[in-house]
Context: one part of a larger RNA
RNA sequence: GGAUGAACGCUAGCGGCAGGCUUAAUACAUGCAAGUCGAACGGUUUAGUAGUAAUACUAGACGAGUGGCGCACGGGUGAGUAACGCGUACACAACAUACCCUAAACUGGAGAAUAGCCUUGGGAAACUGGGAGUAAUACUCCAUAAUAUAGUUGGUCGGCAUUGACCGGUUAUUAAAGAUUUAUUGGUUUAGGAUUGGUGUGCGUCUGAUUAGGUAGUUGGCGGGGUAACGGCCCACCAAGCCGACGAUCAGUAGGGGGCGUGAGAGCGUGAUCCCCCACACGGGUACUGAGACACGGACCCGACUCCUACGGGAGGCAGCAGUAAGGAAUAUUGGUCAAUGGGGGCAACCCUGAACCAGCCAUGCCGCGUGAAGGAAGAAGGCCCUCUGGGUCGUAAACUUCUUUUGGGAGGGAAGAAAAGUUAUCACUUGCUGAUAAUCUGACGGUACCUCCAGAAUAAGCGCCGGCUAACUCCGUGCCAGCAGCCGCGGUAAUACGGAGGGCGCAAGCGUUAUCC
Numbered sequence: 001g002g003a004u005g006a007a008c009g010c011u012a013g014c015g016g017c018a019g020g021c022u023u024a025a026u027a028c029a030u031g032c033a034a035g036u037c038g039a040a041c042g043g044u045u046u047a048g049u050a051g052u053a054a055u056a057c058u059a060g061a062c063g064a065g066u067g068g069c070g071c072a073c074g075g076g077u078g079a080g081u082a083a084c085g086c087g088u089a090c091a092c093a094a095c096a097u098a099c100c101c102u103a104a105a106c107u108g109g110a111g112a113a114u115a116g117c118c119u120u121g122g123g124a125a126a127c128u129g130g131g132a133g134u135a136a137u138a139c140u141c142c143a144u145a146a147u148a149u150a151g152u153u154g155g156u157c158g159g160c161a162u163u164g165a166c167c168g169g170u171u172a173u174u175a176a177a178g179a180u181u182u183a184u185u186g187g188u189u190u191a192g193g194a195u196u197g198g199u200g201u202g203c204g205u206c207u208g209a210u211u212a213g214g215u216a217g218u219u220g221g222c223g224g225g226g227u228a229a230c231g232g233c234c235c236a237c238c239a240a241g242c243c244g245a246c247g248a249u250c251a252g253u254a255g256g257g258g259g260c261g262u263g264a265g266a267g268c269g270u271g272a273u274c275c276c277c278c279a280c281a282c283g284g285g286u287a288c289u290g291a292g293a294c295a296c297g298g299a300c301c302c303g304a305c306u307c308c309u310a311c312g313g314g315a316g317g318c319a320g321c322a323g324u325a326a327g328g329a330a331u332a333u334u335g336g337u338c339a340a341u342g343g344g345g346g347c348a349a350c351c352c353u354g355a356a357c358c359a360g361c362c363a364u365g366c367c368g369c370g371u372g373a374a375g376g377a378a379g380a381a382g383g384c385c386c387u388c389u390g391g392g393u394c395g396u397a398a399a400c401u402u403c404u405u406u407u408g409g410g411a412g413g414g415a416a417g418a419a420a421a422g423u424u425a426u427c428a429c430u431u432g433c434u435g436a437u438a439a440u441c442u443g444a445c446g447g448u449a450c451c452u453c454c455a456g457a458a459u460a461a462g463c464g465c466c467g468g469c470u471a472a473c474u475c476c477g478u479g480c481c482a483g484c485a486g487c488c489g490c491g492g493u494a495a496u497a498c499g500g501a502g503g504g505c506g507c508a509a510g511c512g513u514u515a516u517c518c
Base pairs, nucleotide, nucleotide: 001518002517003516004515006514007513008512009511010510013369014368015367016366017365018364019362020361021327026325027324028323030322031321032320035069036068037067040066041065043062044061045060046059047058048057049056050055076280077279078278085205086204087203088202089201090200091199092198095197096196100193101192102191103190104189105188106187107186108142109141110140111139118131119130120129121128122127148173149172150171151170152169153168154167155166156165157164158163178185179184206252207251208250213243214242215241218240219239220238221237223235224234225233255277256276257275258274259270260269261268262267282303283302284301285300286299305316306315307314308313333359335358336357337356341355342353343352344351345350372403373402374401375400382394383393384392385391386390409454410453411452412451413450417445422440423439424438425437426436427435428434429432462507463506464505465504466503467488468487469486473502474501475500476499477498483490484489
């Protein structure tokens, strides 16, 4: 000199863009943050039509429930982890992949339940038991079946290897679901794609030797179990190996990378915001469901803590968004909207979305603008200084004249972000509520940005420093005192170094100090 997620002191006019618990992965009151589908189902209900009624049909809505999809994404945090965790480059002849796309084939029949509802109990509650009885795209069984799976067998071509690919034969096993506006949409199996993931390996990845030996499923083999899959991943048996001064083991510290800061570079430091990967969700463990989790707002168990209780027993997990307490030098609103973008469900309308988009607070940073401009010498008054009838300086500074109106105030106008989907109309052909065109509808921010007009210099300057380094000097006070100080050093009676004043220098809505890095 540069830099900062900064803090502190003094000061403070406006706007744009960004950023905002670095500490206690401490404890959390309250609200919200993941639902949706009636075009899967039984039902509940409103209106209309038919009917004496029971009931049926049409149109619409729906609490709770069964069922489907989602809840494994999105959002948070950095505790743990020195590791194939991450980065990079390869490999899988050892693997999986819901939804989506392409292609092929199929979608036949039967059955037993169960929630809701009704009824009847237990319990303070959380919740829970019995009975009767009902539906499905829920569940079960049968049929059919291959480029699926398993066994066996023939041939062709290949590979570093375990062995792989292709063309056949034969045997066995395994599937489905309907809804509806009749157009579709869904279901099952297989092959391929896309996407996402899993696994293995080379190289790289902090400090300490005042840590030198470490290891018993340890290292390898055979056989098995398990997994989507390889593997001591697990197990039985057999062998005695395996790692280490090229630093094993142990200890300390730490999420990694893209990047960021600095520097001419090499390098050094760092890992906030944004993006990718990993790990975690009160501490520890376990699996279930599922295409996917060993699952932040799911389950079970142990533990600590908090709360309710009728004392028998129960409930909870903000490292989601706000917010509270605590800690701390220190870090914001218990805001608005789904209008846009994106996500989940749905044919759609639509619903949900503290993701997101906005607004609020904070000079925390960067950038921009303003606090007026031109003229104006009796060089006014006043302050300060001096060699003191006087001179110098503040100083064109002020007064005064003319002008402008950014910003702020007042008045008026007023966006883009919106086009899709939907609805209506017309047209087209591949006749589908398929496409094209036109109209219509939809804005939280926001009466915001922006534009025009009005009055009026009107609403707006501080902070640090002035001995040398280092730009800027005199007077008074003080008298090794009070004090200053980054280093050298100032102060003991003429202090440009302390305190005040006048003047000056620097930066400026900031200026200094502290901390940290280069």

This is a predicted structure of a 518-nucleotide part of an RNA (small-subunit ribosomal RNA, 5' domain) from a metagenome. Its Rfam family is "Bacterial small subunit ribosomal RNA". Rfam links the family to the GO terms ribosome and structural constituent of ribosome.